[in-house]
RNA sequence: CGGAUCGUAGCGCAGCUUGGCAGCGCACUCGCUUCGGGAGCGAGGGGUCGCCGGUUCAAAUCCGGCCGGUCCGA
Numbered sequence: 001c002g003g004a005u006c007g008u009a010g011c012g013c014a015g016c017u018u019g020g021c022a023g024c025g026c027a028c029u030c031g032c033u034u035c036g037g038g039a040g041c042g043a044g045g046g047g048u049c050g051c052c053g054g055u056u057c058a059a060a061u062c063c064g065g066c067c068g069g070u071c072c073g074a
Stems, first nucleotide, its partner, number of pairs: 001073007010026004020057001028044005050066005
């Protein structure tokens, strides 16, 4: 320098193909249970969907550019 792939909650990921209320597990907070811890059950909080712009009534999703990680090639 070129190509591929990934970027979504604290962590691991789904959702993208087919645009329409942002989700799951673990973790965290509260409650029940226990002498207490752990486990179990119930409830709850937490996101500018990597950044900028475009298309659209509407963008995590489509288009362009950029940034970062990984891999391959030179």

About this RNA: A computed fold for a 74-nucleotide RNA from Virgisporangium aliadipatigenens, annotated as transfer RNA. Model confidence (mean pLDDT): 82 of 100. RNAcentral holds the sequence, with entries from Rfam. Its Rfam family is "tRNA". Rfam classes the family as a transfer RNA.